Predicted 3D model of a 541-nucleotide part of an RNA (large-subunit ribosomal RNA, domain I) from a Clostridia bacterium.

[in-house]
Context: one part of a larger RNA
């Protein structure tokens, strides 16, 4: 020094675990905010650094309900206290809720400085201190009120009358890329996708036919399947891709305004009258019901009924032996079962524990349905009326599955510009025929999305290098000017029974002794693999 066997140290893999993640179903819920959100600073305890909780009334303060023996978070110890006159604790209203945040008296460099007005306490004044109050838009009253007579604009005051700002996705809308494909690459693709803005809701959006089709007919929109990778569409490459109909989910249909008719005011006019504003009211005729009715998608209330926000009752072995530190295991016997889902207990429990089935509750506060009230509205036929810089045309765009293409149809930047129901538009260029529907005004619930929250559950999902980035004081530690980046780190034991005493050392350890099944479970704590370092034997150089 090698190779081997044996014991060791060192690592921490590996197995077992599971308090945290994943992902899906089913329901519920769908907002929060000037009455100050979301977030956060910064205080709040007998002792108090962190979390949580709370707010100078600060781990709390009221009241109603629930519960019934202990409590005074996490979190031990001590001190002190609360508690059957009912506490801790769990719901439902209540009260306080500092400063900062939209932040809104003015500034600001967020949690900070400094005022104005009014009121109270104080003091002898000056002055303090407390409490309220003043931001800008918009509406809507009132007042005032220029140039410039009248007016308007402005100006000022009021207003428990709105908005501002946050939020996980989904919805609508206004902007909108590229890498990418095309095996290069410009039309094209990727895509109206990422992103950015703006609105709104619990869904959005769309919708009662100026459709759709075809010789027959459907009958408002939405969302599935399926027509169908068809018909098309494409430097006819690469792709991109429908409808009509079928079959289902799920249904709901209505209101302006326009012609008439009353009331008011204006303007022109000697007047009649004519236009023009405004207010209500909205139709005439004829047919059939009828209102003591009938719809209703609006509002609103005692009650009813149901369901959410705390709970509550709930069967049957302390059975016997037995083998363990333990019994639930094993052997024997008995018992419940609308309950043999779980999860705990010293090992594996249907009868020990919490729970499962089943069954019951609510002063508060809220959903929901029906029903009553109250408001609205009222069948079918004819006439009557039926939305203009619009429809529809040329140029440039753009949206349709459709890239100018024979391109119909929507949408409109700009330039022209109709008819008016004996009218218009549509049926893929266009004419005619023949059919459907009446644009230029609005509203609608379902059936569809989506999940930040909340319950229930489920898993051929993970088990600590996995699974969330994050089982744990994690968006932390730490890096970065700063947008932003981004961890590692889990198990002592059935119970601390965490080793009283004693010894060696300064101490850290270590030995004894003592718990405990086990200390080779000693907190550097389950299991404890290789690397890599050690003793001690043997062989070999």
């Nucleotide at each position: 020094a090698g190779c081997a066997u044996a014991c060791g140290g060192g690592g921490a893999a590996u197995g077992c675990c599971u308090u945290g993640g994943c992902a899906c179903a089913u329901g519920g819920c769908a907002c929060c905010g000037a009455a100050g959100a979301a977030g956060g600073a910064c205080g709040u305890g007998a002792c108090a650094a962190g979390c949580u909780g709370c707010g100078a009334u600060a781990a709390g303060c009221c009241g109603c309900g629930g519960g019934g023996a202990g409590a005074a978070g996490c979190a031990a110890a001590u001190a002190u206290u609360c508690u059957g006159u009912g506490a801790u604790c769990c719901g439902c209203g209540g009260a306080u809720g500092u400063c900062c945040g939209a932040a809104u008296g003015a500034g600001g460099g967020a949690a900070c400085u400094c005022a104005g007005c009014g009121c109270a306490u104080u003091g002898a004044a000056a002055g303090a201190u407390g409490c309220g109050u003043u931001a800008u838009c918009c509406g809507u009253g009132c007042a005032u009120g220029a140039a410039c007579a009248c007016a308007u604009a402005g100006u000022g005051c009021a207003c428990a009358g709105g908005a501002g700002g946050g939020g996980a996705a989904c919805c609508c809308g206004g902007g909108g890329a590229a890498c990418u494909g095309a095996a290069a690459c410009a039309u094209c693709u990727u895509a109206g996708u990422a992103c950015c803005c703006g609105g709104a809701g619990g869904a959005a959006a769309a919708g009662a036919a100026a459709g759709u089709a075809a010789a027959a007919a459907c009958g408002a929109u939405u969302c599935c399947g399926u027509u169908a990778g068809u018909a098309g569409u494409g430097g006819c490459g690469a792709g991109c891709g429908a409808a009509g109909g079928c079959g289902g989910a799920g249904u709901a249909g209505c209101c302006c305004g326009a012609a008439g008719g009353a009331g008011g005011g204006g303007u022109a006019g000697a007047a009649a009258u004519a236009c023009c504003c405004u207010u209500c009211u909205g139709g005439c005729g004829c047919c059939g019901a009828c209102a003591u009715a009938g719809u209703u998608a609006c509002g609103u209330a005692c009650g009813u009924a149901u369901c959410c926000u705390a709970g509550c009752u709930g069967a049957a072995g302390a059975c016997a032996g037995u083998u363990g530190g333990a019994a639930a295991g094993c052997u024997g016997u008995c018992c419940c079962a609308u309950a043999g889902a779980a999860g705990g207990u010293g090992a594996a429990a249907g009868g020990c524990c919490u729970g499962u089935a089943a069954g019951c509750g609510a002063a508060a506060g809220g959903g929901u349905a029906a029903u009553g009230c109250g408001g609205a509205c009222u069948g079918g036929c004819g006439c009557a009326a039926a939305g203009a810089g619009u429809a529809c045309g040329g140029c440039g765009g753009g949206a349709c599955a459709c890239g100018a293409g024979g391109a119909a149809u929507c949408c409109u930047g700009u330039c022209g510009g109709a008819a008016u129901a004996u009218g218009u538009g549509g049926g893929g260029a266009c004419c005619a025929u023949c059919c459907c529907a009446u644009a230029a005004g609005g509203c609608u619930a379902a059936a569809u999305a989506u999940g930040a929250c909340c319950a229930u559950g489920u898993g051929a999902c993970c088990g600590a290098u996995a699974g969330u980035g994050g089982a744990a004081c994690a968006g932390u530690a730490c890096c970065g000017u700063g947008a932003g980046g981004g961890a590692a780190a889990g198990g002592u034991g059935a119970a601390a029974a965490g080793a009283a005493c004693c010894c060696c050392g300064g101490g850290a350890g270590g030995g004894g002794a003592g718990u405990g099944a086990a200390a080779g479970a000693g907190a550097a704590c389950c299991u404890g693999a290789a690397a890599c370092c050690g003793u001690a034997u043997g062989c070999u150089u």
Rfam family: Bacterial large subunit ribosomal RNA.